[in-house]
RNA sequence: ACAUUAGAGUUUGAUCCUGGCUCAGAACGAACACUGACGGCGUACUUAACACAUGCAAGUCGAACGAGAAAGUCCUUCGGGGCGAGUAAAGUGGCGAACGGGUGAGUAAUACAUAGGAACGUACCUGCACGUACCGAAUAACUAUAGGAAACUGUAGCUAAUACGGUAUGCCUUCGCAAGAAGAAAGAUGGCCUAUGCUUGCAUGCUAUCGCGGGCAGAGCGGCCUAUGUCCCAUUAGCUUGUUGGUAGGGUAAUGGCCUACCAAGGCUACGAUGGGUAGCUGGUCUGAGAGGAUGAUCAGCCACACUGGAACUGAGACACGGUCCAGACUCCUACGGGAGGCAGCAGUAGGGAGUAUUGGACAAUGGGCGCAAGCCUGAUGCAGUAACGCCGUGUGAGUGAAGAAUGUCUUUGGAUUGUAAAGCUCUUUCAUCUGGGACGAAAUACUAACAUGAAAAUAUUUUGUUAGUCUGACGGUACUAGAAUAAGAAGCACCGGCUAACUCCGUGCCAGCAGCCGCGGUAAUACGGAGGGUGCAAGUGUUGUUCGGAAUGACUGGGCGUAGAGGGCGCGUAGGCGGGCUUAUGUGUCCACUGUGAAAUCCCCAGGCUUAACCUGGGAAUUGCAGCGGAAACUGUAAGUCUUGAAUGUUCGAGAGGGUGGUAGAAUUCCAGGUGUAGAAGUGAAAUUCGUAGAUAUCUGGAGGGAUACCGGAGGCGAAGGCGGCUAUCUGGCAGUGCAUUGACGCUGAGACGCGAAAGCGUGGGGAGCAAACAGGAUUAGAUACCCUGGUAGUCCACGCCGUAAACGAUGGAUACUAGGCGUUCGGAGUGUUAACCCUCUGGGUGUCCAAGCUAACGCAUUAAGUAUCCCGCCUGGGGAGUACGGUCGCAAGGCUAAAACUCAAAGGAAUUGACGGGGGCCCGCACAAGCGGUGGAGUAUGUGGUUUAAUUCGAAGCAACGCGCAGAACCUUACCUAGGCUUGACAUCCCGUGACCGCUAUAGAGAUAUAGUUUUCUUUUCGGAGACACGGUGACAGGUGCUGCAUGGCUGUCGUCAGCUCGUGUUGUGAAAUGUUGGGUUAAGUCCCGCAACGAGCGCAACCCCUGUCCUUAGUUGCUACCAUUAAGUUGGGCACUCUGGGGAGACUGCCGGUGUUAAACCGGAGGAAGGCGGGGAUGACGUCAAGUCCUCAUGGCCCUUACGUCCAGGGCUACACACGUACUACAAUGGCAAAGACAAAGCGACGCUAAGCCGCGAGGUGGAGCCAAUCGCAAAAACAUUGUCUCAGUCCGGAUUGGAGUCUGCAACUCGACUCCAUGAAGCUGGAAUCGCUAGUAAUCGCAGAUCAGCACGCUGCGGUGAAUACGUUCCCGGGCCUUGUACACACCGCCCGUCACACCACGAGAGUGGUCAUACCCAGAAGCAGGCGAGCUGACCGCAAGGAGGCAGCCUACCAAGGGUGUGGCCGUGAUUGGGGUGAAGUCGUAACAAGGUAACCAAGGG
Repeated sequence: ACAUUAGAGUUUGAUCCUGGCUCAGAACGAACACUGACGGCGUACUUAACACAUGCAAGUCGAACGAGAAAGUCCUUCGGGGCGAGUAAAGUGGCGAACGGGUGAGUAAUACAUAGGAACGUACCUGCACGUACCGAAUAACUAUAGGAAACUGUAGCUAAUACGGUAUGCCUUCGCAAGAAGAAAGAUGGCCUAUGCUUGCAUGCUAUCGCGGGCAGAGCGGCCUAUGUCCCAUUAGCUUGUUGGUAGGGUAAUGGCCUACCAAGGCUACGAUGGGUAGCUGGUCUGAGAGGAUGAUCAGCCACACUGGAACUGAGACACGGUCCAGACUCCUACGGGAGGCAGCAGUAGGGAGUAUUGGACAAUGGGCGCAAGCCUGAUGCAGUAACGCCGUGUGAGUGAAGAAUGUCUUUGGAUUGUAAAGCUCUUUCAUCUGGGACGAAAUACUAACAUGAAAAUAUUUUGUUAGUCUGACGGUACUAGAAUAAGAAGCACCGGCUAACUCCGUGCCAGCAGCCGCGGUAAUACGGAGGGUGCAAGUGUUGUUCGGAAUGACUGGGCGUAGAGGGCGCGUAGGCGGGCUUAUGUGUCCACUGUGAAAUCCCCAGGCUUAACCUGGGAAUUGCAGCGGAAACUGUAAGUCUUGAAUGUUCGAGAGGGUGGUAGAAUUCCAGGUGUAGAAGUGAAAUUCGUAGAUAUCUGGAGGGAUACCGGAGGCGAAGGCGGCUAUCUGGCAGUGCAUUGACGCUGAGACGCGAAAGCGUGGGGAGCAAACAGGAUUAGAUACCCUGGUAGUCCACGCCGUAAACGAUGGAUACUAGGCGUUCGGAGUGUUAACCCUCUGGGUGUCCAAGCUAACGCAUUAAGUAUCCCGCCUGGGGAGUACGGUCGCAAGGCUAAAACUCAAAGGAAUUGACGGGGGCCCGCACAAGCGGUGGAGUAUGUGGUUUAAUUCGAAGCAACGCGCAGAACCUUACCUAGGCUUGACAUCCCGUGACCGCUAUAGAGAUAUAGUUUUCUUUUCGGAGACACGGUGACAGGUGCUGCAUGGCUGUCGUCAGCUCGUGUUGUGAAAUGUUGGGUUAAGUCCCGCAACGAGCGCAACCCCUGUCCUUAGUUGCUACCAUUAAGUUGGGCACUCUGGGGAGACUGCCGGUGUUAAACCGGAGGAAGGCGGGGAUGACGUCAAGUCCUCAUGGCCCUUACGUCCAGGGCUACACACGUACUACAAUGGCAAAGACAAAGCGACGCUAAGCCGCGAGGUGGAGCCAAUCGCAAAAACAUUGUCUCAGUCCGGAUUGGAGUCUGCAACUCGACUCCAUGAAGCUGGAAUCGCUAGUAAUCGCAGAUCAGCACGCUGCGGUGAAUACGUUCCCGGGCCUUGUACACACCGCCCGUCACACCACGAGAGUGGUCAUACCCAGAAGCAGGCGAGCUGACCGCAAGGAGGCAGCCUACCAAGGGUGUGGCCGUGAUUGGGGUGAAGUCGUAACAAGGUAACCAAGGG
């Protein structure tokens, strides 16, 4: 001084959970894209330890030594001399070069980190004391000469030293028990002359300083040893012979198998040896709340390396980056004989790569080397240059300014926004620019002066010290600062569907493209591209890559395993882990205090310095660790003792399909023999194959053989699991209970190991009745390698041996303890009652079931836990690939165990919810079936559709729910289509301007539209200017479009369905989706009503209210009616309004009454009364919703499209075509009929551009005629079927009427394409209709006619109207549709769903593969450079010994041992590649089937065999 933990998107129709994927954060030695003003501080080859041109990076010392120039200059007697200069360069010698700098290849421990240790070394530095004496021989340089292209080298000669050698002396040195032995040195420079020597100022003298030698210490540095820690793989399990230890010796600075000889046989390993892969380690750095995870650039510590491999030399220190030797690869020079080289130092080059800087200045500072010093060297370092690579800071202006300018964009055309933004006005001037001034970093050394001091006689000189002065800056004319001038020179990038801050227009049209995940784009894209606007960050912004986080998604902190991934098939038991009560000791773990260490830097806190910050400096804290030391003793461990409750044992008693072996019994199947007996049997959904007249099946008797054990028998028992079932003998394991006794924690779990382990399968040998894979045949079927049937072999059985797996399941490991109960069952024990049987109560073990608390995602579990806890083991970490490949191991084989990756997807999954669906279940309804009646499908015609045709045959409608539908009526028109001809502000609307009435009529041309000519006429109003209506001409705004999109829409409509349902509020239940209500018991046509109920209420539907109809009453009687009184041909007329009828108003029906049933209810059944009875009959009325249902061609409308045409006018044509197919109708096929004659009875409508009567004419359609009627008055209008009579008599007819010919009528400008009707003639198919299929339940079906709309004309269609008028319904098994409840589900676009596998095609990764290539490791053999060691050393030899000869010693050379490269042979691992081959994955619409999900149509699944 001290802090803090965030989530979101995505599986589903929705929900909760599990679980992965993805995002938001921070960071970086980064790179790329776009952009770019300035400064400060940092940082900058992460790749090829790839190769390197050029320059520089380690020298220095004349105060160790000898020798010693030149240029230049001065003098000169021209010989030369002086200065330069004892300088340069080179050499001997000393010190340094082992530091500094680089890199991270190797290295998994000869390394590093932390803490310790003993048997060591140490140049330079410091301290202490001592010594520094006497001699000698050479050798570079140099000179001469020789070889060589060069590098370089030889020979001869001269010379010095702090170079080299010897002798002496020698300590506290070394060796040795001791005696004793061995062992050193170098001088240099300055000063001085007091003593010594002399040449009297010089030394060999003195003195100061620096050195030198031996020695003892110190510091720092280094070598060695120990402990602990330090990545992944067990698909690496065994490794090791100098290996482990000892003794002796050698070697080293030093311990040690470091090395050698001998002896012993050890050493390491599941707490992971050995092997393989990867990697420098640390302080730290990044991230994280932390614990952790990742990392090891820059800075700092250690290590390793220096072209590759090996080796030593020198030295205090190296096995040496800028040294040596050898070998190899590569590069260079060459006179071909030979040589040279090593940037992983600083720059730089090539190359690699996404990618990383200048061949810069300076030693001014800091530091290093050498030197007494001046100084020299220093690519260490300090600076500058390049780079937005990072962090930090600053600026790009400030104020005012609404006409809310212009532009842009959008627009509902009003406006909004850009936006106070700009312009304008008033200010400021940081930074950049220009002109001036101008630092800090510098203090030392040295020199000069003064003072002090040592030496000496000394004020001179010198040593040391103090003070003062002088000199020294690469950066750099930089930082900083003054002035001048002007808003002047300075903003971009990404994003805007959700996550995630930020929205509109245009373009595009599953294209182009986007995308981190989910996902956007198929004509109205906030998701693509552009624009406007906005949001975020800002000299940057995005993208990519990587790390941590989020991720509790490996869970120590901090997860799980019934069903989601996950309990081993079961036991026994080793190691290990864990372990009952009491006492004592100890102090391993544990806890506390202190000490040492934990480098510095970093992080954190405080303070200070740069204008601030980054950055830097100082102090503190921290460094959670390790070690030492002192203490505590509860717990843990250890040691000792003790106890009985855990565990075990003995005795006693009990139950049991526990196991092994032997024997035996009855029933049944089959077969064999015989008897009786005759035509079938068997089998199935139905059949056939099959058996049977050679006698089956059936039945009786006898026999054979194998296998399994009915009843008892039970969610009953036993076993560890698999599993075990007649009876009996024998052997044997385990378990429970009770009492007593014994041992005294002997326990629990259990990696490996070992054993057991259904069925199927394998081997050998038996056996074989039944059953039965495979197989054969018969069926089924589109096929049927199946399901069904007839046969049938392995096998099933026994013995022995393998296999070792199952959905081996309670999908639930074992052990112990604790935590409410209720009800069963099984095996024991005790007690009360009781004579006993027996009942009841208590209790121990097992096995079930229901439920509380609790738990769970839910389902569920719940003393037999999935609750609460402890211990031990096993297992899981998204789906697929895959329990697969490779490797290993086991197996006779089948195969088992162990067990990945590439690649691919954004899910896969669990439980529960609501629907939908089921060849699931229950209940119920409907002309749904059944029972009936009549049709359609066959014929002809009509009509609609498809198809075809066509210039056009306009368009739409398409299962039900398109098809006599839009069309309630296409000759022109309609009309939208085609052909041809015209018009272009237009056929139609509004506005503006001009002119004029317009219209009409006539003529000509034309198919007409139209054009031309002529004629006629002169509107209304007025304030007399004009205005209005109409027509023509002109202008542009605009009109117009039956053009597209019904998948942009409104409105309207169809359909499920007139089915009984669909919802809401509040409450309650559930984590939630949701549930409840609405379910249940009854009942209804009905979610109709009643009862019950955590529900109570309510809404839209049902019903009712509305209309028609059925009965009655009342009111009103004209055009209606006529009982009564008159009258007529006639309700014709006068009375009349009772009746009918008409149209206003009422009544009536409500399960109201009675009986029964029912729950005392609702209601149902029956009855009475009533015109009508349980909704009286019919209509209108259509809930929430479904089908992107239908309609842009009724209308309206967004968007798009056309604009002398996709608009508009006109003529003709077409929609009416015609091989064919379908739908809907009409007429028929006849006698229940046709024809003829004469004769009855309706309702509802319509009528003035109309209905039209009577009369007359025509065979008829019709014509003529004109009365009446704006209609309860007149007309259409005749109703028809029907009844009566006659005829026809079963025939293609007196049925049927198509077709065709002729003649007409009507409508209409006009009936040719293309109308209806009439008459005469013609007289086709058709004799009741295959598969299939439609309508109808009562005034209905069937049958008969009438009217109307549309309409000039055209009706078999449509809409209404009445007449005649049935049959049948047992019933709900089945078909279809629907409602409610329940069940299953892998469906939710909802079964027209989902979905599996082969095959074919394309692509991708992987395995196998004759081989082939590379790399690493290893064994053996050959080989043996350089080098060290050893040996030899006949050649050579200065110092020492010796008078000499010679010797000692040394050198060359040779040999040996070890050993690198290299060569050969073999083995193993890994990687690449490979014809072919195998499975796997992915792919919008391919092929074949339909395996799974519903009882998925044979329940599914697990294991095995076949296709």
The RNA shown here (small-subunit ribosomal RNA) has 1507 nucleotides and comes from an uncultured prokaryote.
The coordinates come from a structure-prediction model, not an experiment, and the mean pLDDT is 85.